[in-house]
The part of an RNA shown here (small-subunit ribosomal RNA, 3' major domain) has 476 nucleotides and comes from Viscum album.
The full RNA is in RNAcentral, with records from SILVA.
Lineage of the source: Eukaryota > Embryophyta > Mesangiospermae > eudicotyledons > Viscum.
Its Rfam family is "Bacterial small subunit ribosomal RNA".

Context: one part of a larger RNA
RNA sequence: UAGUGGGGGCCUGCACAAGAAGUGGAGCAUGUGGUUUAAUUCGAUGCAAAGUGAAGAACCUUACCAGGUCUUGACAUGCCGUGAAUACUCUUGAAAGAGAGGGGUGCCUUCAGGAACGCGGACACAGGUGGGGCAUGGCUGUCAUCAGCUCGUGCUGUAAAGUGUUGGGUUAAGUCCCGCAAUGAGCAAAACCCUUGUUUUUAGUUUCCAUUGUUGAGUUUGGAACCCUGAGCAGGCUGUCAGUGAUAAGCCGAAGGAAGGUGAGGAUGACAUCAAGUCAUCAUGCCCCUUAUACCUUGGGUGACACACAUGCUACAAUGGCCGGUACAAAGGGUCGCAAUCCAAUGACGGUGAGAUAACCCCAAAAACCCAUCCUCAGUUCGGAUUGCAGGCUGCAACUCACCUGCAUGAAGUCGGAAUCGCUAGUAAUCAUCGAUCAUCCAUAUAGCGGUGAAUUCAUUCUCGGGCCUUAUACA
Numbered sequence: 001u002a003g004u005g006g007g008g009g010c011c012u013g014c015a016c017a018a019g020a021a022g023u024g025g026a027g028c029a030u031g032u033g034g035u036u037u038a039a040u041u042c043g044a045u046g047c048a049a050a051g052u053g054a055a056g057a058a059c060c061u062u063a064c065c066a067g068g069u070c071u072u073g074a075c076a077u078g079c080c081g082u083g084a085a086u087a088c089u090c091u092u093g094a095a096a097g098a099g100a101g102g103g104g105u106g107c108c109u110u111c112a113g114g115a116a117c118g119c120g121g122a123c124a125c126a127g128g129u130g131g132g133g134c135a136u137g138g139c140u141g142u143c144a145u146c147a148g149c150u151c152g153u154g155c156u157g158u159a160a161a162g163u164g165u166u167g168g169g170u171u172a173a174g175u176c177c178c179g180c181a182a183u184g185a186g187c188a189a190a191a192c193c194c195u196u197g198u199u200u201u202u203a204g205u206u207u208c209c210a211u212u213g214u215u216g217a218g219u220u221u222g223g224a225a226c227c228c229u230g231a232g233c234a235g236g237c238u239g240u241c242a243g244u245g246a247u248a249a250g251c252c253g254a255a256g257g258a259a260g261g262u263g264a265g266g267a268u269g270a271c272a273u274c275a276a277g278u279c280a281u282c283a284u285g286c287c288c289c290u291u292a293u294a295c296c297u298u299g300g301g302u303g304a305c306a307c308a309c310a311u312g313c314u315a316c317a318a319u320g321g322c323c324g325g326u327a328c329a330a331a332g333g334g335u336c337g338c339a340a341u342c343c344a345a346u347g348a349c350g351g352u353g354a355g356a357u358a359a360c361c362c363c364a365a366a367a368a369c370c371c372a373u374c375c376u377c378a379g380u381u382c383g384g385a386u387u388g389c390a391g392g393c394u395g396c397a398a399c400u401c402a403c404c405u406g407c408a409u410g411a412a413g414u415c416g417g418a419a420u421c422g423c424u425a426g427u428a429a430u431c432a433u434c435g436a437u438c439a440u441c442c443a444u445a446u447a448g449c450g451g452u453g454a455a456u457u458c459a460u461u462c463u464c465g466g467g468c469c470u471u472a473u474a475c476a
Base pairs, nucleotide, nucleotide: 001476003473004472005471007470008469009468010467011466012465013464015460019423022420023419026314027313028312029311030310031309032308033307034305035304042053043052064300065299066298067297068296073125077124078123079121080120081119082118083117088101089100090099091098092097107114108113127289128288130287131286136283137282138278139277140276141274148187149186150185151184152183153182154163155162156161167178168177169176193266194265195264196263198234200232201231202230203229204228207224208223209222210221237260240254241253243251244250303442316416320375321374324371325370332363333362334361338355342351343350382413387408388407389406390405391404392403429452430451431450433448435446
């Protein structure tokens, strides 16, 4: 000096407490362990692995297994020979591939040849999702958005080091003020950036308003006050007042204000820690394979199933369920695509194909809510697992192994032990909606978007994490 203490002091955090909703019990979905298997490819393993890499495993993907092929190779550069390349037909085969047939030329040109492209040959080489993240780069997690981590010069000490950075206040903050052998500075904090909340200026089409017109609309005419959209200003700074404080920094209250003390949310992550994670994104030293650990292909597997764990969805009902009517969003996507309308079907969906390259047309119905009907506390008109039959769609292909529809079937489950998670406001809870990936989809996931919209915080005694000071230390 650092670490540690069931030492002390101070401070702080959904850390406890207060509250409301869950998990743990049931069924199912997904992931993991284990077991099994020809293979169940590989990685991730307390917090910080386990709806994770994977923003889409039927083939492909695919790295695994079985079988069938191939060896200068699926891909790159160089050499030689040969041939137009492309295209067409046949045999065999599960395909990959193997064998055969005929046909007959293009581009540039100095007429020598050349450029692509195919075939054959020899070698340099290609290739490797082979190995170890404890050889590495890059990227990432974590402590932690915690308030810390350091340096120059000076001073003190024999030195390691100290001081500054401690002290008195204060802050979300090493934030700021005061004091001080210190005086300055840097990385973090803050600010600068984006979104959102208010006004105003400008621009008005595809938006908005009035008018006209209509069963209702599109429409017509006029306009830009409002809504909205885009761009640009303004606005919030403890600025003002009262109190308090050391006359400071600040704190508390009030006014005005759309907003008040960081307005709200996001992006932004210091020095270090965990030999944390990743050689399978990529890159890469070394080692290893080279008729195979490379490459192509068919089929299978990654989807197995006594069980255990994790994350979720749906429920157990009357604040509810079924049926009918009816109202109100935001944010997105659309030409290999979105599709209105009409027709047929109980329906998935099929036929038709208006419109829009989109503030115009379409996806698109918002749902919970509200009004009204039935159900009356039951394993039920709750719940929907499972199973049977009949269909639809995507796609060469739906058996292993997809999704959707109709009819029938109608399991467990009556609120969940010990234990345990997230959450402080437009939050929790609840309701629908859209996108990426994507032929289709195993999405109940994930990333967004809006609708409805709570309760509680007395307080820091205790539990956990963190920060500062101090103390002990047979530890380094």